[in-house]
RNA sequence: GGGCAGAGUAGAGGCGCGGACGGUCAAGAGUAUCCGGAAGGAGGCGUAAGCCCGCCGGUGAAUUCCAGAGAAAGGGGCCGCCGCCGAAGCCGGUUGUUGGGGCUUUAGGCAACCGGCUGGGACCGUAGUUAAAAACUGCGGUACUGUCACCCAAAGCGGUGAAGAGCUAUCUUGCCG
Numbered sequence: 001g002g003g004c005a006g007a008g009u010a011g012a013g014g015c016g017c018g019g020a021c022g023g024u025c026a027a028g029a030g031u032a033u034c035c036g037g038a039a040g041g042a043g044g045c046g047u048a049a050g051c052c053c054g055c056c057g058g059u060g061a062a063u064u065c066c067a068g069a070g071a072a073a074g075g076g077g078c079c080g081c082c083g084c085c086g087a088a089g090c091c092g093g094u095u096g097u098u099g100g101g102g103c104u105u106u107a108g109g110c111a112a113c114c115g116g117c118u119g120g121g122a123c124c125g126u127a128g129u130u131a132a133a134a135a136c137u138g139c140g141g142u143a144c145u146g147u148c149a150c151c152c153a154a155a156g157c158g159g160u161g162a163a164g165a166g167c168u169a170u171c172u173u174g175c176c177g
Base pairs, nucleotide, nucleotide: 002176003175004174005173006172008170009169010168011167014085016084017083018082019081021080022079023078024077025076033069034068036066037065038064039063043056044055045054048105049104050103051102052101053100088118089117090116091115092114093113094112095111096110097109098108119145120144122142123141124140125139126138127137128136129135147162148161149160150159151158
């Protein structure tokens, strides 16, 4: 110095990814809710159903109308800051948690772990979630882009394929020659 295998470190892709972060803006919404009046006349209070308890209710419940006052959360745009390059997201499973309290069943939200899929962003269509046309996610398509392999080729250019457990650089250990 070569090959194979293991284990580290540092990097790259680009209107790159993310945040219980900060500020601001729109929307949520003249909605929920509250006060007053009228009607009504015995029920009402949880993510949904059922049961029990508790609380409210003829000093007027549910519901409807009129008028006045009138939010917030999740999600989103922009700016800044922070962490990063399986960044991150999705699907399934397990556990825990989430309501006025408890129990049974069920759905949704949140967190952790395990397994699987996706290199990345953009646009279009469709489905879901949502207040929503925003945004996000799944599926499909279109071109673009980065990496590696193979082919063509004098070079340039081009074509095909694959996947991040990848690629580039570098340190180290073991084995082979």
Lysine riboswitch aptamer from a Bacillota bacterium, 177 nucleotides, folded computationally. It matches the Rfam family "Lysine riboswitch aptamer". A reference for the family is Mandal et al. (2003), "Riboswitches Control Fundamental Biochemical Pathways in Bacillus subtilis and Other Bacteria", Cell. The sequence was found by an Rfam model in a public genome assembly. Its mean pLDDT, the model's own confidence on a scale to 100, is 76.